[in-house]
Context: one part of a larger RNA
RNA sequence: GAGUAACGAUAAUGGGGGUGAAAAACCUCCACGCCGAAAGACCAAGGGUUCCUGUCCAACGCUAAUCGGGGCAGGGUGAGUCGACCCCUAAGACGAGGGCGAAAGCCGUAGUCGAUGGGAAACGGGUAAAUAUUCCCGUACCGGCUGUUAUUGCGAUGGAGGGACGGAGAAGGCUAGGCAAUCAGGGCGACGGUAGUCCCUGUUCAAGCUAGUAGGCAGAGAUCUUAGGCAAAUCCGGGAUCUUAUAUGCCGAGAGGUGAUGACGAGUCUCUAAGGAGAUGAAGUUGUUGAUGCCAUGCUUCCAGGAAAAGCUUCUAAGCUUCAGAUAACAGACGAUCGUACCCGAAACCGACACAGGUGGUCUGGUAGAGAAUACCAAGGCGCUU
Numbered sequence: 001g002a003g004u005a006a007c008g009a010u011a012a013u014g015g016g017g018g019u020g021a022a023a024a025a026c027c028u029c030c031a032c033g034c035c036g037a038a039a040g041a042c043c044a045a046g047g048g049u050u051c052c053u054g055u056c057c058a059a060c061g062c063u064a065a066u067c068g069g070g071g072c073a074g075g076g077u078g079a080g081u082c083g084a085c086c087c088c089u090a091a092g093a094c095g096a097g098g099g100c101g102a103a104a105g106c107c108g109u110a111g112u113c114g115a116u117g118g119g120a121a122a123c124g125g126g127u128a129a130a131u132a133u134u135c136c137c138g139u140a141c142c143g144g145c146u147g148u149u150a151u152u153g154c155g156a157u158g159g160a161g162g163g164a165c166g167g168a169g170a171a172g173g174c175u176a177g178g179c180a181a182u183c184a185g186g187g188c189g190a191c192g193g194u195a196g197u198c199c200c201u202g203u204u205c206a207a208g209c210u211a212g213u214a215g216g217c218a219g220a221g222a223u224c225u226u227a228g229g230c231a232a233a234u235c236c237g238g239g240a241u242c243u244u245a246u247a248u249g250c251c252g253a254g255a256g257g258u259g260a261u262g263a264c265g266a267g268u269c270u271c272u273a274a275g276g277a278g279a280u281g282a283a284g285u286u287g288u289u290g291a292u293g294c295c296a297u298g299c300u301u302c303c304a305g306g307a308a309a310a311g312c313u314u315c316u317a318a319g320c321u322u323c324a325g326a327u328a329a330c331a332g333a334c335g336a337u338c339g340u341a342c343c344c345g346a347a348a349c350c351g352a353c354a355c356a357g358g359u360g361g362u363c364u365g366g367u368a369g370a371g372a373a374u375a376c377c378a379a380g381g382c383g384c385u386u
Base pairs, nucleotide, nucleotide: 013031014030015029016028017027018026032383033382034381035380040363041362042361043360046343047342050341051075052074053073054072055071056070060068061067080141081140082339083338084337086119087118088117092113093112094111098107099106100105122139123138124137125136126135142335143334145332146331147330148329149328150327151326152325153320154319158315159314160313161312166302167301168300169299172295173294174293177289178288179287180286181285183202184201185200186199187198188196204263205262208258209257210256215251216250217249218248219244220243221242222241223240224239225238226237228236229235264284267280268279269278270277271276303306349358350357365377366376367375368374
């Protein structure tokens, strides 16, 4: 220079009360303002205690601070069903033998790994300062094991089926959600009006079980035969004959019933240490609209022709056939380990910062609107630390 620039989005603050040494900034109440396909809610990644409670204010916070994602102390993450682990494979990696190389090593068969993909099963309500599909209540489901009973050809690392898949487009059937009415409870206005076609609030419930609808797909069954499926086969494929199709079988939302004589529920009452606790509990229906969600991995169409393997079903081989094994029903006990707090369009991640930047997925209400635009609002969250 200079007590100058700056104090990091122009969403916005004002008042009462409290705490305190001290309050523009903390707590609380009232009013106002801002976001609302987000500046709300929930996951993945990443972070790693930042979560909750008490206490403290040196430093950190662009100011103050009684406050804090700061210091100190204590507390907090509960699973057969969520995710991982596990079984399976893709690109790719490694790679017994093997090939090549002077060597280091490179390539690669069998194989072993490797998710961003495939594979069993849970929902609703309640509860805490902090966890909950994990605890509690209620109602379910799956898997292997063991036992009992009944029936019985079982058996794989092999065969076959299945799993099993692209783009675009259109129509239909539904549901979530919304809206209106109905019904129930409450209200009648501190400037005028408001007993009314008035105002406010609520009108909610899952998985599972039952049944197999709208609709979609394949023709189905029996007998005989068979150069294929590296062996075998009753399986798959090829062939023949017969029967039959308003068939037979498979897939399949939703609705109905049940779950629920339950839960939740506006409110009311009692107690209170004023934080809360306990008791009780009305209505709980109909219509309409309607998805980008479900039926649907469907249908139509196009050429660029759109993973694999296991689980699963079935067939036999070796073998075993009083055993073992298989199928069905019932019953019983069992289901380990790891993650689970909190942030997640951000002051907690990536940007040296409490940085106007960046960050994959899900939910996404109302009025107006073609709309996830835009404007104003709900739930919820904030007024961006001079």
Predicted 3D model of a 386-nucleotide part of an RNA (large-subunit ribosomal RNA, domain III) from a marine metagenome. Its Rfam family is "Bacterial large subunit ribosomal RNA". Model confidence (mean pLDDT): 85 of 100.